[in-house]
RNA sequence: UUAUCAUCGGGUAGCAAUAUUCGAUGGUGAGAGUGGCGCAAGGGUGCGUAACACGUGGGUAAUUUGCCGUGAAGUCUGGAAUAACUUGCUGAAAGGCGAGCUAAUACCGGAUGUGAUUACCAGGAGGCAUCUUCUGGUACUUAAAGUUGGGGACCGCAAGGCCUGACACUUCUCGAUAAGCCCGCGGCCUAUCAGCUAGUUGGUGAGGUAACGGCUCACCAAGGCUAAGACGGGUAGCUGGUCUGAGAGGACGACCAGCCACACUGGAACUGAGACACGGUCCAGACACCUACGGGUGGCAGCAGUCGAGAAUUUUUCUCAAUGGGGGAAACCCUGAAGGAGCGACGCCGCGUGGGGGAUGAAUGGCUUCGGCCCGUAAACCCCUGUCAUUUGCGAUCAAACCUUACGACCUAACACGUCGUGAGCUGAUAGUAGCGGAAGAGGAAGGGACGGCUAACUCUGCGCCAGCAGCCGCGGUAAUACAGAGGUCCCAAGCGUUGUUCGGAUUCACUGGGCGUAAAGGGUGCGUAGGCGGUCGGGUAAGUCUGACAUGAAAUCUUCAAGCUCAACUUGGAAACUGCGUCGGAUACUAUUCGGCUGGAGGAAUGGAGGGGAGACUGGAAUACUUGGUGUAGCAGUGGAAUGCGUAGAUAUCAAGUGGAACACCAGUGGCGAAGGCGAGUCUCUGGACAUUUCCUGACGCUGAGGCACGAAAGCCAGGGGAGCAAACGGGAUUAGAUACCCCGGUAGUCCUGGCCCUAAACGGUGCACGUUUGCUGUAAGAGGAAUCGACCCCUUUUGUGGCGAAGCUAACGCGUUAAACGUGCCGCCUGGGAAGUACGGCCGCAAGGUUAAAACUCAAAGAAAUUGACGGGGGCCUGCACAAGCGGUGGAGUAUGUGGCUUAAUUCGAUCAACGCGAAGAACCUUACCUGGCCUUGACAUGCACAUAGUAGAAGGGUGAAAGCCUGACGAGGUAGCGAUACCAGUGUGCACAGGUGCUGCAUGGCUGUCGUCAGCUCGUGUCGUGAGAUGUUGGGUUAAGUCCCGCAACGAGCGCAACCCCUGUGUCCUGUUGCCACCCCUUAACUGGGAGCACUCUGGACUGACUGCCUCGCUUCAACGAGGAGGAAGGUGUGGAUGACGUCAAGUCAGUAUGGCCCUUACGGCCAGGGCUGCACACGUACUACAAUGCCCGGCACAAAGGGAAGCAAGACCGUCAGGUGGAGCAAAUCCCAGAAAACCGGGCCCAGUUCAGAUUGUCGUCUGCAACUCGACGGCAUGAAGCUGGAAUCGCUAGUAAUGGCGCAUCAGCUACGGCGCCGUGAAUACGUUCCCAGGCCUUGUACACACCGCCCGUCACAUCAUGAAAGCCGCUUGUACCCGAAGUCGCCCCUUAAAAGGUGCCGAAGGUAUGGGUGGUGAUUGGGAUGAAGUCGGAACAAGGUA
Repeated sequence: UUAUCAUCGGGUAGCAAUAUUCGAUGGUGAGAGUGGCGCAAGGGUGCGUAACACGUGGGUAAUUUGCCGUGAAGUCUGGAAUAACUUGCUGAAAGGCGAGCUAAUACCGGAUGUGAUUACCAGGAGGCAUCUUCUGGUACUUAAAGUUGGGGACCGCAAGGCCUGACACUUCUCGAUAAGCCCGCGGCCUAUCAGCUAGUUGGUGAGGUAACGGCUCACCAAGGCUAAGACGGGUAGCUGGUCUGAGAGGACGACCAGCCACACUGGAACUGAGACACGGUCCAGACACCUACGGGUGGCAGCAGUCGAGAAUUUUUCUCAAUGGGGGAAACCCUGAAGGAGCGACGCCGCGUGGGGGAUGAAUGGCUUCGGCCCGUAAACCCCUGUCAUUUGCGAUCAAACCUUACGACCUAACACGUCGUGAGCUGAUAGUAGCGGAAGAGGAAGGGACGGCUAACUCUGCGCCAGCAGCCGCGGUAAUACAGAGGUCCCAAGCGUUGUUCGGAUUCACUGGGCGUAAAGGGUGCGUAGGCGGUCGGGUAAGUCUGACAUGAAAUCUUCAAGCUCAACUUGGAAACUGCGUCGGAUACUAUUCGGCUGGAGGAAUGGAGGGGAGACUGGAAUACUUGGUGUAGCAGUGGAAUGCGUAGAUAUCAAGUGGAACACCAGUGGCGAAGGCGAGUCUCUGGACAUUUCCUGACGCUGAGGCACGAAAGCCAGGGGAGCAAACGGGAUUAGAUACCCCGGUAGUCCUGGCCCUAAACGGUGCACGUUUGCUGUAAGAGGAAUCGACCCCUUUUGUGGCGAAGCUAACGCGUUAAACGUGCCGCCUGGGAAGUACGGCCGCAAGGUUAAAACUCAAAGAAAUUGACGGGGGCCUGCACAAGCGGUGGAGUAUGUGGCUUAAUUCGAUCAACGCGAAGAACCUUACCUGGCCUUGACAUGCACAUAGUAGAAGGGUGAAAGCCUGACGAGGUAGCGAUACCAGUGUGCACAGGUGCUGCAUGGCUGUCGUCAGCUCGUGUCGUGAGAUGUUGGGUUAAGUCCCGCAACGAGCGCAACCCCUGUGUCCUGUUGCCACCCCUUAACUGGGAGCACUCUGGACUGACUGCCUCGCUUCAACGAGGAGGAAGGUGUGGAUGACGUCAAGUCAGUAUGGCCCUUACGGCCAGGGCUGCACACGUACUACAAUGCCCGGCACAAAGGGAAGCAAGACCGUCAGGUGGAGCAAAUCCCAGAAAACCGGGCCCAGUUCAGAUUGUCGUCUGCAACUCGACGGCAUGAAGCUGGAAUCGCUAGUAAUGGCGCAUCAGCUACGGCGCCGUGAAUACGUUCCCAGGCCUUGUACACACCGCCCGUCACAUCAUGAAAGCCGCUUGUACCCGAAGUCGCCCCUUAAAAGGUGCCGAAGGUAUGGGUGGUGAUUGGGAUGAAGUCGGAACAAGGUA
């Protein structure tokens, strides 16, 4: 001011009741203002801050503190305004200005002064330097306000006075609480930040503050901080605590709690007890909004909420019921503090998704060895239970106060008031929630990851270095437990896995608790500053140290004992702990400090010897080179071999003389000296150190040593000299693919001296310095002593230095070992995976070259040490082998045969490539045959099973077609078993289904077999021993052997597979056997040496046995050995000859095409049948052979001697025919009987006479023979004719050591025939040579080096080219930050002036934010171009390193 209600009064209308209006009083409610208190609390955030900000412990005698508590005293009397309100002007608004009225606990005077302040005086007490405090006295200054409840007497008309209570007010004391200030100690990174500072440090005086103080000012002085890290830069709120860890530590500072800082950014003050104030003021700035363009407004790091950014973080909720805060006398009001609810599996905790029975061990699914197994009692099915969720009913604790009221007690004049007590009443957001009861129904409720190792859990399918996985190692290239899917399994479970972060493991920054010879790591060396450490005895102090007490170490957290929510999580109470700091008292061994001693550490003195220790001066000889002269002539020099070079203008060589520079032979020595670098002819001068003896002196004087200073090889640089030899660069000659090298000929800087820089080395003992302790042996250098001697040497003891080997101990090992790398102490330096990198940037030094200090990005999963076993070496030693050498004969040249490559082709099938190539193939015209072309078949050429059909069925003469296969047709025409029979079954055929079939792929999925090293002598094991171990030993060593053969020795002793032997053939003899073999003797016979008988002696056949073993002798050797050499005997002599026999293993060697076999692939074809062709193709190249080139031969004739084999679809004799191949014919023979079957070379005789031939035989023509269905492509052989190349073979290369090579013929397998000159065997004739192990090749053993281990066909380096990535430099460009100087200067405090009753306003000065100009510093981004770096399956060039890496 207003709304409304009640009472009273006035007005108006009405007769009145009444209606309406105005005013007063009172009540209730609302709005504005004055005044008081609060707003400095609570709540939020972590920008700033490296600081007294924080933590902890102290100080304040240098301070303040509203409200609160205690105590003392007081509250008297006046005055002038102002908001609200009314009104005027102005502005768009926000608002502003003026006039008028009014109140107070608002404001201002006066009084009083318990008290307080200040000054002075007196006395007492205490302390911490200035001092503090108490009592008394004097003087100056200095305060206040009311509101309200009740009331008996007294006064007053009344209000009230008055009395009494509560609240408020004023002054003061003490307390409590809260704050201010100061100090000790504690807690980040960076030295590539080393010097910082002018109000800076201190003083005097003043100002200012609650208070000390350069806090501020004037003056004076020149100080203050810093290697114990100042100053600068980066980062950061601090703490209680949290996470981790055994602990010590490390990382962090969400929630909760304490402190600090901040409130849009920067500055400033006002008010106030308290602020320089989150939701106050002023100014400046940025941003946003309103606007009438003049001007205004705003500040969520309060609670919700929105937007943006982001991988990501909630509801614009309920209530003040509880706890707490503010105001109020109180009711009560306010409170996004708080209490609750909502959202989020974000975390922790609890619970459920069912329990029991149930075997046809169901089905699906998966696997399979096809039998089965797994899922699996799992399911179905049966019987139960009822948590959670659902539904329905009941229904909390947290509440007791304040307050109201009744009663009682106390107080009081009082029954008021007030205080206390007892009883009653009032108050629940969460919440119809928690909880409890009823109902129904197994009903609604399981996922995620993993399954190669680490790490619990395995198979199938698909894919095929693809797709993909991966934390590390690593999976994937056709059998993936590693990818993807599935089944199964394992681990967790309302979660599971991934990502990120921290600690742990990590003793991997090592305090607990590490190292530095070679793994990363000892400074190049000394002197020495700071610092660290320090002999012995005694005294003092008590700082460190030990100990007791007190105070503190907030609460929470952690631990523990209890208690409360059904349990737990969670919460509450008690205890313990908080390892710390402080105060007081005590102890004095050790350390420290101080005082006084000592001599052992250290130093000095005297005497003495050794030394390439250093500096300077002088001197010397040998040698090289050059110069001059003499003699002398054609080469010299150089190399793997040469050439360049020098020389007839006289070199080299030689003689003599001279010049000049550098270095000092022998002595010379793991010998000497020096700190290290380093030092070597001699003499002199100057000079440093070590050592020994004496034990005289000093009295701890010592050790180490960050920084610092000095020295510091060679090379290099500057200036001036010098320059003989040597020699980068350079020139030339070689080598080489090249050779900017190694080798050679020259040659300049340099090397040398003087002066000055540089400051680095594998500056190494890869070992810092000093001291002490700990068994030894043996050299050597230099001293001293002893014994002995005439004197010495030798010898003994001892010291110092310098070596070797070794004990204990140490070490990863190697190794070290009194000269430690052992055991201890002190101090310094250094290390922390490899590369990038000892690099970049910055600093310092340098004339330069460069040195020193010294990172990061990025990249890899290693880099490294020592030792082991192998392998390898253009390392070494020993040994063997037809490996070389010595020989003989070949190949490579020719022709032909044959195999291969290549080419060709429709196809020329396939495999094999030192260890393939006359190989698989011991027989390609068809077949074989796997290849090509064409024609055909489809349960198939072949096997098994099932089903169905089938009597004119099976079979089949014949016919058609055809190249054949096949297709079509087809007279005729069956069978077996059981049963009486019907019939059934079998066989057969057809149809269909399972399946057959594949010389299709993979020998890198396999078995088996084979080759090769290699018939080389090796390869292993058990036990023991040694070593941490891998491993070693044995198995190496000395001999010897063909041999890992044997002997000896030995930490080894034994054993196995290999070697050898046992087996076969052959060589001697004995016995047995006696036909088909044999024929000596005997008989018969014949022309005969023929035949027969008899016989079994011989040969022979084939069985048994014998013999040969270094057994015997001599010699050799280190052996009473093994063994070797020679000899005897013997048929044979040293494994007699030959064969069979092939260790552990290697080569992913060969073979899927011999067979077998996993997997994959084809299924009217990649299967099967057939015809023809091909495997035989021919510019060429290679391998293996044959035949030759001739006279040691060829041709003709004659004539002698084998062995081993084969023979029935066979070998085939005699005889006959044919020139011959062969034919006719057929005796004999299933074979010691018969046949193949004449052996040939040789030998004898003859011819040829050195020629492309009487050599050689290719090629070609023609005529034949044989086999076969068939000789065109594409057979063999024969006759006649033809008569090519070839006259002994380049480079190169093969075989063979004795009955061998060479040479001659014979046989057999395969086979119709044959390409056979091949292969496998047989016998005849029958040599030469081996000095020897240097070399080539291969192998064995030992040893050595190694960066190799897929093992030298290894490993590996650098440039260049390409791609990607990070980084340095760079003309500049753009930011951030900071300093200095100057300009401008807001607000505001303070000072001054003016004005005023006082204040305000106004003016002015200092300071002063933001801003501006100029110039520096730091830091970041970007930048044409440029530098190096890293990485990248198959790029280029070389070949640097690893072996003696081919030049260590």